[in-house]
Context: one part of a larger RNA
RNA sequence: CCCUCGUCAAGGAACUUGGCAAACUGGCCCCGUAACUUCGGGAGAAGGGGUGCCCGGUCCGCUGUAGUCCCGAGCUAGUCGAGGGACGAAGGCGGACACGGGCCGCAGCGAAGAGGUCUGGGCGACUGUCUACUAAAAACACAGGUGCCUGCCAAGGAGAAAUCCGAUGUAUAGGUGCCGAUACCUGCCCAGUGCCGGAGUACUAAGGAAUCCUGUCCCGAGAGGGGCGGGAAACCGAACAACCGGUAAACGGCGGUACGCGCCCCUAAACAAGGCGCGGACCCAAAAGUAGCGAAGUUCCUGAUCCGCCAAAGACGGACAUGCCGAACGGUGUAACGACCCAGACGCUGUCUCGACGAGGGACCCG
Numbered sequence: 001c002c003c004u005c006g007u008c009a010a011g012g013a014a015c016u017u018g019g020c021a022a023a024c025u026g027g028c029c030c031c032g033u034a035a036c037u038u039c040g041g042g043a044g045a046a047g048g049g050g051u052g053c054c055c056g057g058u059c060c061g062c063u064g065u066a067g068u069c070c071c072g073a074g075c076u077a078g079u080c081g082a083g084g085g086a087c088g089a090a091g092g093c094g095g096a097c098a099c100g101g102g103c104c105g106c107a108g109c110g111a112a113g114a115g116g117u118c119u120g121g122g123c124g125a126c127u128g129u130c131u132a133c134u135a136a137a138a139a140c141a142c143a144g145g146u147g148c149c150u151g152c153c154a155a156g157g158a159g160a161a162a163u164c165c166g167a168u169g170u171a172u173a174g175g176u177g178c179c180g181a182u183a184c185c186u187g188c189c190c191a192g193u194g195c196c197g198g199a200g201u202a203c204u205a206a207g208g209a210a211u212c213c214u215g216u217c218c219c220g221a222g223a224g225g226g227g228c229g230g231g232a233a234a235c236c237g238a239a240c241a242a243c244c245g246g247u248a249a250a251c252g253g254c255g256g257u258a259c260g261c262g263c264c265c266c267u268a269a270a271c272a273a274g275g276c277g278c279g280g281a282c283c284c285a286a287a288a289g290u291a292g293c294g295a296a297g298u299u300c301c302u303g304a305u306c307c308g309c310c311a312a313a314g315a316c317g318g319a320c321a322u323g324c325c326g327a328a329c330g331g332u333g334u335a336a337c338g339a340c341c342c343a344g345a346c347g348c349u350g351u352c353u354c355g356a357c358g359a360g361g362g363a364c365c366c367g
Base pairs, nucleotide, nucleotide: 001362002361003360004359005358006357007356008355010353011352014351019348027051028050029049030048031047036041038181052103053102054101055100056099057097058096059095060094061093062092063091067087068086069085070084071083074080075078104108116346117345118344119343120342121341122340123338124337128140129139144179145178146177147176148175149174150173156165157164158163182333183332184331185330187254188253189252192251193250194247195246196245197244198243201242207236208235211232212231213230214229215228216227217226218225219224255283256282257281259279260278261277262276263275264274292325293323305319306318307317308316
């Protein structure tokens, strides 16, 4: 010097990114216990008191003596009675505690093991789950909500197939996507993309094909007819796409301009400029961000501004609204819960002022 422990005057977080680490608390019994709340909880809230040993007291249980009562063999027939049973003073044993008295120590859950607490906020409802070996979380899951698919040889899935799962289930079932308890809610847009539906319509592919022309062959006296080919071709002809409609808890999206009036600012008063609100217009658009929340885990400017907390705060809480918020990629609240994150307070401490001493094990020296 290192590791693991123990103790410390005065102070008590001044340490530090941060009370990290350590310390405090700690069992049991009694008293007492707030806001809030989904009435369960919050609660071991918080905060107090007690705790050993001896003697006594009271009560309970066990034991079962004396005694009392009942049954009762027997014969001497009674104030008898072996035996059995019930109750049960006293005594003994064990236990409990509203109690009284006493004893000792610094200290009585005498050692060990055994919550520090409270407040405000964020996120996630909760118990759960995860990166085996740097992440335990606000991530995943979850009850619950909702969309879509599926009528059964279901949809969907595995497989080359047979076949199997789904399911010996049958729409209160099964599959799949999104959201994620609960409460209050979830606005507007179907123009684009996707999906679903429609069939009135038009076009077309493969294919078919009336008819016409044509080569050749056959029949026929001829007129003409026919077979097999070639060319042209009206027309027929599905889905997709087109078209028409629907659909956003589908993918997604949710503006701008000037004017009038009022107010603020400016001014002695006003004009102009600027800001806010209201109003009706105009442009553009499919629609022109609603409720709620808001410098947020989202705010660049920004340490916004105001108030609170502090001696002092870029932190934290409450506001304001000049917003890269915003409604199931959910919005806003919420009791309970959390080895989560942020801030504060009490207690407590070697974290620190500021270090010291001790113990064990190393390092180091000798062998």

The part of an RNA shown here (large-subunit ribosomal RNA, domain IV) has 367 nucleotides and comes from a soil metagenome. Rfam family: Bacterial large subunit ribosomal RNA. The full RNA is in RNAcentral, with records from MGnify.